[in-house]
Context: one part of a larger RNA
RNA sequence: CUGGGCGUAAAGGGCGUCUAGGCGGCCACUUAAGUCUCGUGUGAAAGCUCCCGGCUCAACCGGGAGAGGGCGUGGGAAACUGGGUGGCUAGAGUGUCGGAGGGGGGCGUGGAAUUCCCGGUGGAGUGGUGGAAUGCGUUGAGAUCGGGAGGAACACCAGAAGCGAAGGCGGCGCCCUGGCCGACUACUGACGCUGAAGCGCGAAAGCGUGGGGAGCGAACGGGAUUAGAUACCCCGGUAGUCCACGCUGUAAACGAUGACAACUAGGUGUUGGGUGUCGAAGGACGCUCGGUGCCGCAGCCAACGCGAUAAGUUGUCCGCCUGGGGAGUACGGCCGCAAGGCUAAAACUC
Numbered sequence: 001c002u003g004g005g006c007g008u009a010a011a012g013g014g015c016g017u018c019u020a021g022g023c024g025g026c027c028a029c030u031u032a033a034g035u036c037u038c039g040u041g042u043g044a045a046a047g048c049u050c051c052c053g054g055c056u057c058a059a060c061c062g063g064g065a066g067a068g069g070g071c072g073u074g075g076g077a078a079a080c081u082g083g084g085u086g087g088c089u090a091g092a093g094u095g096u097c098g099g100a101g102g103g104g105g106g107c108g109u110g111g112a113a114u115u116c117c118c119g120g121u122g123g124a125g126u127g128g129u130g131g132a133a134u135g136c137g138u139u140g141a142g143a144u145c146g147g148g149a150g151g152a153a154c155a156c157c158a159g160a161a162g163c164g165a166a167g168g169c170g171g172c173g174c175c176c177u178g179g180c181c182g183a184c185u186a187c188u189g190a191c192g193c194u195g196a197a198g199c200g201c202g203a204a205a206g207c208g209u210g211g212g213g214a215g216c217g218a219a220c221g222g223g224a225u226u227a228g229a230u231a232c233c234c235c236g237g238u239a240g241u242c243c244a245c246g247c248u249g250u251a252a253a254c255g256a257u258g259a260c261a262a263c264u265a266g267g268u269g270u271u272g273g274g275u276g277u278c279g280a281a282g283g284a285c286g287c288u289c290g291g292u293g294c295c296g297c298a299g300c301c302a303a304c305g306c307g308a309u310a311a312g313u314u315g316u317c318c319g320c321c322u323g324g325g326g327a328g329u330a331c332g333g334c335c336g337c338a339a340g341g342c343u344a345a346a347a348c349u350c
Base pairs, nucleotide, nucleotide: 004321005320006319007304008303012318014201015200016199017198021194022193023192025088026087027086028085029084030083031082033081034080035077036076037075038074039073040072041071042070048066049065050064051063052062053061054060091191092188093187094186095184096183097182098181099180103177104176105175106174107173108172109171110154115149116148117147118146119145120144121143125136126135162169163168206247207246208245209244210243211242215241216240220236221235222234223233258317259316260315261314262313263312266295267294268293269292270291271290272289273288274287275286276285277284278283299306300305323350324349325348332343333342334341335340
């Protein structure tokens, strides 16, 4: 002096909560641990720099001087970091009054539709496909009308909309309950941010016990298609899909983009509040706070693109990456009933 990255190249933990730790707003006083400075001690020899000298020179060698990170110790400085004391309100939180919402849990309830059962009418087909066949039907199907049973999902509203930390959440009513936003600026007075571990949550499939089972439907059987058809299409159909309790803990758990904070042109939608002007009102036009889209300046980017919801400009903390294959594998450990999960190599090879 230099000192890489993580949207798509390898790389953001699925999400939350919190412990240790790291980091920390404004003012004053104080302290002097960090920091800076001076003295002093140490910093062996060799080496290094300078000077002198010896081998004919040099390398090499001899002598002298200097320098030396750091550490100990004594004194000093007080801007910054840390410690202490007092104060502040801009961060954070509380309060009061309002607000929107498929946020979560429980109980109840509604209609449409499918299927099945019973009965009436009726009498030969129906169903299905590219076309068919298997299937169903004279023991009366399909169609149609009436009655009943049961399970699951909630058409329209519905939106590029809303809510939630994420997974995710949608008929209606009641009960219990979390978060969020706005207005007022009354209260506390830095109470904050992040967060290794830990703990909790976590789609679908899957597992255990018990229930439930309408429709759909892995596996499986059959019919077709085909050279074959362990498929695509058709007829059936078991687990499962549903409920309760327990387990599993994964995902293209995606914005493939960690959290928090600050700052940096504009334009145009939408959603939830507040407010001003005009208006009799419906409403129109502004301003403002929160969310969520699109376009786009600067800037960034390998490009694509990102662009105040940053991938721009910065700060703090965590997680992660280090050529392809071997391999998210083996071994070991931990977890799991199992399936398997988490952690995680090497030989060898290109």
A computed fold for a 350-nucleotide part of an RNA from a metagenome, annotated as small-subunit ribosomal RNA, central domain.